[in-house]
RNA sequence: CUCUUAUUAAGAAAGGUUGAGGGAACAGGCCCGUUGAAACCUUAGCAACCACCACUAAGUGGAAGGUGCUAAAUCCUGCCCAAAAAAUAUUAAUUAUUUGGGAAAGAUGAGGG
Numbered sequence: 001c002u003c004u005u006a007u008u009a010a011g012a013a014a015g016g017u018u019g020a021g022g023g024a025a026c027a028g029g030c031c032c033g034u035u036g037a038a039a040c041c042u043u044a045g046c047a048a049c050c051a052c053c054a055c056u057a058a059g060u061g062g063a064a065g066g067u068g069c070u071a072a073a074u075c076c077u078g079c080c081c082a083a084a085a086a087a088u089a090u091u092a093a094u095u096a097u098u099u100g101g102g103a104a105a106g107a108u109g110a111g112g113g
Base pairs, nucleotide, nucleotide: 001113002112003111004110005109006108007107008106013043014042015041016040017039021032022031023030026078027077028076029075044070045069046068049066050065052062053061054060055059074105079102080101081100082099083098084097087094088093
């Protein structure tokens, strides 16, 4: 880097260095940020994917290991389907917008190339 697969509305912050950006990319929106962004370090925590332990296999519980994570649903939307719907139009049809479902993309784990 790529393939398969599972999860993706829950949960969990303080300090230090530093100093202007950040919320993956693009676009639109909406937010966070000099009361300190991002990054790095320390400590703490969350979770339970892998490993491990206990009960008994399914399952449940534990948390000293390997990852991961610690604003907002993966912050929301973008493509498809369904429903509602002001307006345009007039018997057709289109669409701002809203809601639900799915896909794609992304993230993380496990396994493979």
Predicted 3D model of a 113-nucleotide RNA (SAM riboswitch aptamer (S box leader)) from a Melioribacteraceae bacterium. It was read from a public genome assembly, where an Rfam model found it. Its Rfam family is "SAM riboswitch aptamer (S box leader)". Rfam links the family to the GO term regulation of gene expression. The coordinates come from a structure-prediction model, not an experiment, and the mean pLDDT is 84. NCBI's taxonomy places the organism under Bacteria, Pseudomonadati, Ignavibacteriota, Ignavibacteria, Melioribacteraceae.